[in-house]
A computed fold for a 350-nucleotide part of an RNA from Eucalyptus grandis, annotated as small-subunit ribosomal RNA, central domain. Its mean pLDDT, the model's own confidence on a scale to 100, is 88. The RNAcentral record of the full RNA draws on SILVA. Taxonomically the source falls in Eucalyptus (Eukaryota, Tracheophyta, Magnoliopsida, rosids).
Context: one part of a larger RNA
RNA sequence: UUGAGCGUAAAACGUCUGUAGAUGGCUUUUUGAGGCUGCCGUCAAAUCCCAGGGCUCAACCCUGGACAAGUAGUAGAAACUACCAAGCUAAAGUAUAGUAAGGGUAGAGGGAAUUUUCGGUGGAGCGGUGAAAUGCAUGGAGACUGGAAAGAACACCAACGGUGAAAGCACUAUGCUAGGUCGACAUUGACACUAAGAGUUGAAAGCUAGGGGAGCGAAUGGGAUUAGAUACUCCAAUAGUCCUAGCUGUAAACAAUGGAUACUAGACACUAUGCGUAUCAACCCAUGUAGUGUUGUAGUUAACGCAUUACGUAUCUCGCUUGGGGAGUAGGUUCGCAAGAAUGAAACUC
Numbered sequence: 001u002u003g004a005g006c007g008u009a010a011a012a013c014g015u016c017u018g019u020a021g022a023u024g025g026c027u028u029u030u031u032g033a034g035g036c037u038g039c040c041g042u043c044a045a046a047u048c049c050c051a052g053g054g055c056u057c058a059a060c061c062c063u064g065g066a067c068a069a070g071u072a073g074u075a076g077a078a079a080c081u082a083c084c085a086a087g088c089u090a091a092a093g094u095a096u097a098g099u100a101a102g103g104g105u106a107g108a109g110g111g112a113a114u115u116u117u118c119g120g121u122g123g124a125g126c127g128g129u130g131a132a133a134u135g136c137a138u139g140g141a142g143a144c145u146g147g148a149a150a151g152a153a154c155a156c157c158a159a160c161g162g163u164g165a166a167a168g169c170a171c172u173a174u175g176c177u178a179g180g181u182c183g184a185c186a187u188u189g190a191c192a193c194u195a196a197g198a199g200u201u202g203a204a205a206g207c208u209a210g211g212g213g214a215g216c217g218a219a220u221g222g223g224a225u226u227a228g229a230u231a232c233u234c235c236a237a238u239a240g241u242c243c244u245a246g247c248u249g250u251a252a253a254c255a256a257u258g259g260a261u262a263c264u265a266g267a268c269a270c271u272a273u274g275c276g277u278a279u280c281a282a283c284c285c286a287u288g289u290a291g292u293g294u295u296g297u298a299g300u301u302a303a304c305g306c307a308u309u310a311c312g313u314a315u316c317u318c319g320c321u322u323g324g325g326g327a328g329u330a331g332g333u334u335c336g337c338a339a340g341a342a343u344g345a346a347a348c349u350c
Base pairs, nucleotide, nucleotide: 003322004321005320006319007304008303014201016199017198021194023192025088026087027086028085031082033081034080036076037075038074039073041071042070049065050064051063052062053061054060092188093187094186096183098181099180103177104176105175106174108172109171110154114150115149116148117147118146119145120144121143125136126135162169163168206247207246208245209244210243211242215241216240220236221235222234223233258317259316260315261314262313263312266295267294268293269292270291271290272289273288274287276285299306300305323350324349325348332343333342334341335340
């Protein structure tokens, strides 16, 4: 490499868009490139195979025949792939009437809590722990109460719920804006699917510049614990956490399950939306789509389990794996301000 695989054993790129490429619905026509059929040339000898023959047999040797793939030519057929032309509507879009939502983004507004601060009341403790101490407090703390300021996060509703490509998204209303889905009827007519390279986006931490800084809080300093305690625990507290503009590009970025299409028992629940039924109305009941879950048959699996949201049955396509360690290391290259990221061996060893 072939093969066999990729939920948990090695292996699905974090995610999406999309170029080349691969693959591609139904009907009719054209061509005859691929593919198919026939014929013919060629494919050295030896070897192999078959039939004879010669060494007493055999190995061995001699004679004759034959095969196949390949390749070139020629004749044909036209089902398949492809091409040409024309059409179709089930795929896929577009338009339209609705509809649900923490989808995105911008500037506004809000209350609770916390801390600080300024008053008032009051007068000895508070705080913290397993127990303490450091700490705060008669220069009046803590507690109660009135005013002010600041920053960050949005209780209840809240769900087995919603939404987004993923990361993610939740106080309230508004502006702008993307996508989904159901319905009926128009319209385009294969315009599709996947996708190397490329591009977009990408939690937290981190970096650069400028703001901001309430609470929390790496580092750090104290108090304890302990044989020690560079920890757990307590008191403080800096970066950071927040905002703006850039960078970084990684996570157990997980459903450890790539995307698309079709098919293959059910049962129960929820969300959105139709239709029928019912009703004053909302439920209820029956049923259709799109999603989210639980359970379970066939099948499958090494087992666990999965099971119409498949890990079943098939097709298309991309990525990846090939014993453990060495090692996601070395060297090289690309990217980055740096931290580092991406790509990625071998010797040796078991």